[in-house]
Context: one part of a larger RNA
Molecule: small-subunit ribosomal RNA, 5' domain
Organism: metagenome
C1' cells in the first nucleotide's frame, strides 16, 4: 500500500448484489424440518345434516372419508458442524485378472399349483404413565413348501483364445442346487338362469440371466505442518502354511512354524490442525490463509455394539453403559437443535420463534395429488462491494458577520442573499410485470391390438396455476423544499495563524512536542484528505 466473515468511536439520505456465531462439538422451553402409496390388503368411524319414532331408538347422508393396522419404496438423499484425525483422511496418477451397485435404460428368458400364520379387530386382563399379556376371527404384491430353469452358481470333464504366468475368458456335453405377485383399464368372442369364470390385448409391477450407466468398497507411486531440548521402536509384531470372514483383498481374525520388520532421506513420541478447488498478498518467486461456493472427509449427547437394508454400523432407528434433563403414584418411565427460527451462557462480536411450495430440485404415486426450514423469496444489521442524491445556472456594493491585521486593509468569499431553472432519491395519485412452461382436460394422428376400446408417442385448441407483490417498471403532480460528516494541518505527510495554558493540563505511530510569544497541548477561524462514510484497534502479506 492492499486485503478482512471484523469489532469500536463519532457520523448517516436511497438503492442493487452479497454477507452475517471465528467464543462454549456449552446446555436447551416451544414450532415446524420424511414422507407417501386405497391403482398391494383386510376393516373401517364420529360431528354436522335430513326422515322416522312408542322418545328407548332406528333409517339415509356424512363415508368406504378420517383415525389407525398389515404391506412396498423413501427415511443411507437433501440439511448442520469441523469435534476428531499428521492419515491412502486430502489431491493428483494409476490397479481391481481381489469387488459390489436399489431405483434407471437396453436386452433375453419365464411370472404354474399350493398351505399356514400375524396385526388391525373382538373379549379379557396387568400398570399411575410408559407401554404390555392372553384367548379368539381375517386378507394380501407379507411369509413358507413344490413345480418349471433358456441363462446362473457349484463340481468333475474335454476344446480353445489370452496372459501381468498367479491365472483370466469363451464353448462343448454330464451331474447337482436354486425363481416369481399380483394390481388396473378395455373388448366382437366363449361357458353360465345370475353372480361370475374363461379368452384377446394395454399397462404398471413381479422372478432369473446378460450389457450399460451411476454409485461406492479396496489396493498402490508420487505431493503438503512444528519439534532431535522425542533416537531408538515392535509380540498380531515381521512373514510363512492352513482356516475362519467379507461383495472383494490382506493379521482382518485364528491355530501353528519361523524370526523378523521399521529408523537419522527422521521411525516411535510430543504439539497443533480436517484436506483441496480455491481466498489474500506480492512483479515474480514466494508468504499467509481454507468464512461464503465447490468436491472429499470425519462427526451426530459421550463411549461401545449389532439389526434391517442395494446401501448404514445410521443427526430427527434400535439395543447397552455413563453424565445431565424431565414425568413418577417410588415400582419405573421420557430425552438429545453440530437441520430452520429462537433462549439462556460465553463473547468485542454476528440476524426473524417471517412467507410459500408460484420456481428449480428431491420422496412417494399410474396420475390427480401430498411432503419438502432442500429451494425461491420477505424481515434485521452501512458487515463489505457498486451505484446514486444531497442541486444547476447566473449573481459584486465584493452585503452582513465571523477571524486575522502592518489599521492601509486582506480572508471565509460567487460563497450567501436575489433572479432563472431542473425534479434523481423523498411524498400524492394512476397503471403495472418477467420469472409460467407445463402437468391434467379436449380434437386430430400414428403405432399397439381382432378393435373404429383401452394405453403410449407426436401435433393442436380452449382454460386453470405467482410466496415474492400491487413489488419492479412506467405515467402525472409537488416544493430547493426533507438528506454532510468525519479526520488530519511539527517532520515522516497535503494542509497556519489569533487567544488560553505554562514540565501543568495534556499529545504520542517513530522522532518527540508542553518549563510565558507553542504551526506539535485545548478552543477558534481559516486549510487540506476522504466522503455516506471517516477514523482507531486486531491480523495477513
Nucleotide at each position: 500500500g492492499a486485503g478482512c466473515g471484523a469489532a469500536c468511536g463519532u457520523u448517516a439520505g436511497c438503492g442493487g448484489c452479497a454477507g452475517g456465531c471465528c467464543u462454549a462439538a456449552c446446555a436447551c422451553a416451544u414450532g415446524c424440518a420424511a414422507g407417501u402409496c386405497g391403482a398391494g390388503c383386510g376393516a373401517g368411524a364420529a360431528a354436522g345434516g335430513g326422515g322416522c319414532u312408542u322418545c328407548g331408538g332406528c333409517c339415509c347422508u356424512g363415508a368406504g372419508u378420517a383415525a389407525a393396522g398389515c404391506g412396498g419404496c423413501g427415511g443411507a438423499c437433501g440439511g448442520g458442524u469441523g469435534c476428531g484425525u499428521a492419515a491412502c483422511a486430502c489431491g493428483u496418477g494409476g490397479a481391481u485378472a481381489a469387488u459390489c451397485u436399489g431405483c434407471c435404460c437396453u436386452u433375453c428368458g419365464g411370472c404354474g399349483g399350493g398351505g399356514g400364520a400375524c396385526a388391525a379387530c373382538a373379549g379379557u386382563u396387568c400398570g399411575a404413565a410408559a407401554g404390555g399379556a392372553c384367548u379368539g376371527c381375517u386378507a394380501a404384491u407379507a411369509c413358507c413348501g413344490c413345480a418349471u430353469a433358456a441363462g446362473c452358481u457349484c463340481a468333475g470333464a474335454g476344446u480353445u483364445g489370452c496372459u501381468g504366468c498367479g491365472g483370466c475368458g469363451a464353448c462343448u456335453g454330464u451331474g447337482a442346487g436354486g425363481a416369481a405377485a399380483g394390481g388396473g383399464g378395455g373388448c366382437g368372442c366363449c361357458c353360465g338362469c345370475a353372480a361370475g369364470g374363461g379368452g384377446c390385448u394395454c399397462u404398471c409391477a413381479c422372478c432369473g440371466g446378460a450389457g450399460g450407466a451411476u454409485g461406492a468398497g479396496u489396493c498402490c507411486g508420487c505431493g503438503g505442518c512444528c519439534c532431535a531440548u522425542c533416537a531408538g521402536c515392535u509380540a498380531g509384531u515381521u512373514g510363512g502354511c492352513g482356516g475362519g470372514g467379507u461383495a472383494a483383498u490382506g493379521g482382518c481374525c485364528c491355530a501353528c512354524c519361523a524370526a523378523g520388520g521399521c529408523a537419522a532421506a527422521g521411525a516411535c513420541g510430543g504439539g497443533u490442525a480436517g484436506c483441496u478447488g480455491g481466498u489474500c498478498u506480492g512483479a515474480g518467486a514466494g508468504g499467509a490463509u481454507g468464512a461464503u461456493c465447490a468436491g472429499c472427509c470425519a462427526c451426530a449427547c459421550u463411549g461401545g455394539g449389532a439389526c434391517u437394508g442395494a446401501g448404514a454400523c445410521a443427526c430427527g432407528g434400535c439395543c447397552c453403559a455413563g453424565a445431565c434433563u424431565c414425568c413418577u403414584a417410588c415400582g419405573g418411565g421420557a430425552g438429545g437443535c453440530a437441520g430452520c427460527a429462537g433462549u439462556g451462557g460465553g463473547g468485542a462480536a454476528u440476524a426473524u420463534u417471517g412467507g410459500a411450495c408460484a420456481a428449480u430440485g428431491g420422496g412417494c404415486g399410474a396420475a390427480a395429488g401430498c411432503c419438502u426450514g432442500a429451494u425461491c423469496c420477505a424481515g434485521c444489521c452501512a458487515u463489505g462491494c457498486c451505484g446514486c442524491g444531497u442541486g444547476a445556472g447566473u449573481g459584486a456594493u465584493g452585503a452582513a458577520g465571523g477571524c486575522c491585521u502592518u489599521c492601509g486593509g486582506g480572508u471565509c468569499g460567487u460563497a450567501a442573499a436575489g433572479c432563472u431553472c431542473u425534479g434523481u432519491g423523498g411524498g400524492g395519485a394512476g397503471g403495472g410485470a418477467c420469472g409460467a412452461a407445463a402437468a391434467g382436460c379436449g380434437a386430430g394422428u400414428u403405432g399397439c391390438u381382432a378393435a373404429u376400446a383401452c394405453c403410449a408417442g407426436c401435433u393442436u385448441g380452449a382454460a386453470u396455476u405467482g410466496a415474492c407483490g400491487g413489488u419492479a417498471c412506467c405515467u402525472c403532480c409537488u416544493u430547493a423544499g426533507c438528506a454532510a460528516g468525519c479526520a488530519c494541518c511539527g517532520g515522516c505527510u497535503a494542509a497556519c495563524u489569533c487567544c488560553g495554558u505554562g514540565c501543568c493540563a495534556g499529545c504520542a505511530g517513530c522522532c518527540g512536542c508542553g518549563g510565558u510569544a507553542a504551526u506539535a497541548c485545548g478552543g477558534a477561524g481559516g486549510g487540506u484528505g476522504c466522503a455516506a462514510a471517516c477514523g482507531u484497534u486486531g491480523c495477513u502479506c